The prediction has a mean pLDDT of 76. Predicted 3D model of a 115-nucleotide RNA (SAM riboswitch aptamer (S box leader)). Rfam family: SAM riboswitch aptamer (S box leader). Gene Ontology term of the family: regulation of gene expression. The sequence was found by an Rfam model in a public genome assembly.
[in-house]
Formats: sequence, structure tokens, C1' cells
RNA sequence: ACCUUAUUGAGAGCGGCGGAGAGAACAGGCUCUAUGAUGCCCGGCAACCUGCGUUUGCAAGGUGCUAAUUCCUGGCGGUGUAAAACGCGCGCGGCGCGAGUCCGAAAGAUAAGGC
Repeated sequence: ACCUUAUUGAGAGCGGCGGAGAGAACAGGCUCUAUGAUGCCCGGCAACCUGCGUUUGCAAGGUGCUAAUUCCUGGCGGUGUAAAACGCGCGCGGCGCGAGUCCGAAAGAUAAGGC
């Protein structure tokens, strides 16, 4: 790097360093940021593994995380299926079209395995 599986609405600073953009990528929003963000250290949290206890807990060893749902939407698909509701039209057949505070996928992230 790739594959599989699971999760992705909870939780976590009023500290130090540092000094410009940052929030994964593209587009559109929105937001954070010299009242110092992003990042690093420390502190903290406890998702998976692990250890102990045993219903729910404790620990913090391995990873990880520590603004906003994965910040939001889109770039894919769907009305008989994985699964419902809504509006309009109709040749009345769940038949067609449509929009999203709909559903699913994809992508991303994390873990545990595999190779």
C1' cells in the first nucleotide's frame, strides 16, 4: 500500500512552545483564527485491542482521539426494494416524474485481523 470486519450523534484544557492560516481531497456553504487558530509538547478522554472485576465498572499497557454529526451539502444509486413516508401527473398498473431535515452506497477516519 491492499483486502476483510466493526464503529463513525457520547467523551476530553482557562497549561507550555510556536507564529499563519486552518477545518482530509475537489466544488459550494458555514465556521475557527494575532483575544494566537492548524501543528507540537504536556494534561485529558476512553472507541477498538489488552488486563482486572463481573450485567452497566475500573485501569490506561498498544493504537487512537481531544471545535462544530465524519462541520453541512454535492460529485453515485433508489420507490419496490436493503427499507418507509411526501407532492404532482396518469393510460389508474406501485405506472411515471419530482424535491428533500428520506434511505442506501461511495469516499474519509479509527480499530482489530489478513496478506